[in-house]
Molecule: Bacterial RNase P class A
Organism: Pirellulales bacterium
RNA sequence: GGAGCGGACCGGGCGGCCGCCGCCAGGAUUGGCGGUUCUCACUUCGGGAACCGUCAGUUGGCUGGCGGAGGAAAGUCCGGGCUCCACAGGGCGCGAUGGUGGGUAACGCCCACCGGCCGCAAGGUCAGGGAAAGUGCAACAGAAAGUAAACCGCCGCCGGGGACACCUGGCGGUAAGGGUGAAACGGUGAGGUAAGAGCUCACCAGCAGGCCGGGUGACCGGUCUGGCUCGGUAAACCCCAUCGGGAGCAAGGCCAAGCAGGGAGGAGUUCGGCCGUCAGGCCGGCGUUGGACUGCCCGUCCAGCAACCACUCCCGGGUCGGCUGCUAGAGGCAGUGGGUAACCGCUGCUCGAGAGAAAUGGUCGCCCGUUCUCGCCUGUUUCGGCAGGCGAGAACGACAGAACCCGGCUUACAGGUCCGCUCCGCCA
Repeated sequence: GGAGCGGACCGGGCGGCCGCCGCCAGGAUUGGCGGUUCUCACUUCGGGAACCGUCAGUUGGCUGGCGGAGGAAAGUCCGGGCUCCACAGGGCGCGAUGGUGGGUAACGCCCACCGGCCGCAAGGUCAGGGAAAGUGCAACAGAAAGUAAACCGCCGCCGGGGACACCUGGCGGUAAGGGUGAAACGGUGAGGUAAGAGCUCACCAGCAGGCCGGGUGACCGGUCUGGCUCGGUAAACCCCAUCGGGAGCAAGGCCAAGCAGGGAGGAGUUCGGCCGUCAGGCCGGCGUUGGACUGCCCGUCCAGCAACCACUCCCGGGUCGGCUGCUAGAGGCAGUGGGUAACCGCUGCUCGAGAGAAAUGGUCGCCCGUUCUCGCCUGUUUCGGCAGGCGAGAACGACAGAACCCGGCUUACAGGUCCGCUCCGCCA
């Protein structure tokens, strides 16, 4: 000097004028209570005016002060807090995750490590359990795509033709050679065989095991044995392990206002106890109707069994107003201790939007940043140019706006700054 890898941050600044939202304070004003002064009336109670104090309300068409969107507010993809469903049970189904260990309120997230693959490397990436439990799939080509297979070929036997070389038919053996393919039942070498083949042997790879060592563990290293080697695919079905109630702020709560209900459905008992003169009533059991707990089942609970339970269904009416939930929390900042890290503990300080059809905007000026053009200066040069600085002009200034809140992930982003690391070239 160039090319990369990983991480963090900023993302326009200042000022003038006009305009918004929230909170606080003052002023003004209304009402209540109390007091002082004045005045009217007066036996007394009392009425009115002004001022002061206090409580509550109103007022941005008064004044001042303080504050006012994001790193993603986005996607609605995960996990929660919170609210309701009764008290939140069990099984099936359904869905999700998938190496090991740790972090966290929790997660499908984060950190560290292990293994595979990619990269010279820094690093990146993985939907990373199981294919000898079963089922399925793999176009075309090829003889054959899983314990499948014989197209060409090689060997043996029995024939036919031929002078020989060789050609050809049948039966048997073969998978080393050739071909097809992404992939063809381990590789190299030697022996052996009629020809071959892990048929046998040596070395290697793989698989299944034993032992030793390291590690919390996933795994890693070494050594020994063995059948010799029965492929791929599970974000295909499936199996295994782990996890999961449902619905959601349009949840929910309060106030005000207003209306109009109608029809249909469905179900007892000859049980026990108590009260009662009787009729009957009450409680419990069994049965049964409806409802809740997700979709189903079990189980539990609630309301009923002549219905006036408003349970389900159908038709119809009213309200679509106001307040709250709604911002002090798994919060932020700094210091310090532990930990490789994620993160956790302790101490101190601090409160940084709460809108409600949706607020922070408009305009002007200067500055800043980027790109391009022109001019000047310096250095360098292979004389094409390159790098830096200054000046002028023009254009541009990203992605994009809370809506109950929080922890993540994913996606978008003009431009700029900083930190650490890797490789290449050159010079000293």